Background:
The RNA shown here (c-di-AMP riboswitch aptamer (ydaO/yuaA leader)) has 166 nucleotides and comes from Nocardioides sp. It matches the Rfam family "c-di-AMP riboswitch aptamer (ydaO/yuaA leader)". About the family: This family represents a conserved RNA structure found upstream of the ydaO and yuaA genes in Bacillus subtilis and related genes in other bacteria. NCBI's taxonomy places the organism under Bacteria, Actinomycetota, Actinomycetes, Propionibacteriales, Nocardioides.
[in-house]
RNA sequence: CCGAGUCUGGAGCCGAAGACGGGGAAGUCUGAGGCAACGGAACCGGGGAACCACGUUUCCCUGGGGUGAAUCACACGCAAGGCGGCACCACCACCGUGGAGCGUGUGUAGGGCUUCUUUGUGCCCGAACCCGUCAGCUCACCCGGUAGGCGUCGAACAAAGAGGGA
Numbered sequence: 001c002c003g004a005g006u007c008u009g010g011a012g013c014c015g016a017a018g019a020c021g022g023g024g025a026a027g028u029c030u031g032a033g034g035c036a037a038c039g040g041a042a043c044c045g046g047g048g049a050a051c052c053a054c055g056u057u058u059c060c061c062u063g064g065g066g067u068g069a070a071u072c073a074c075a076c077g078c079a080a081g082g083c084g085g086c087a088c089c090a091c092c093a094c095c096g097u098g099g100a101g102c103g104u105g106u107g108u109a110g111g112g113c114u115u116c117u118u119u120g121u122g123c124c125c126g127a128a129c130c131c132g133u134c135a136g137c138u139c140a141c142c143c144g145g146u147a148g149g150c151g152u153c154g155a156a157c158a159a160a161g162a163g164g165g166a
Base pairs, nucleotide, nucleotide: 001149002148006041007040008039009038012035013034014033017030018029019028020027042146043145044144045143046142047141052136063134064131065130066129067128072107073106074105075104076103077102078101082097083096084095085094110125111124112123113122115162116161117160118159119158120157121156
């Protein structure tokens, strides 16, 4: 710096150092600091009425949804299953069609870089994961999270405005 990922109470446990005891020890007391069951606040996310939204016909293909900025498109390459052809039948092979998915590249919705907002210029990201056939919105209500990853002579500067601290 990205991010909701911060503040706080706390039974109990560990414990530097010190005091009493005192030849010394056992033991007792205080105790910096740390861990911590279980909580609170704040922030974030999910489920969840009414109203609203969705809703019809035919064909083909296809489950759907969530966190997140991370969507979508094009090009090239690989390619499962399927369908058709070939063949007396079947299998294999071959040819065509077509395509879930995978890889590479170029863009892109969108996002980040000053304490905050807007404008301008520039730089960077444009992932990953989860639920499990199920969920539109949503008062009351219910449930969950408070991680992880980076940086330090450079990717951040400028202008206008606002606010705060010392």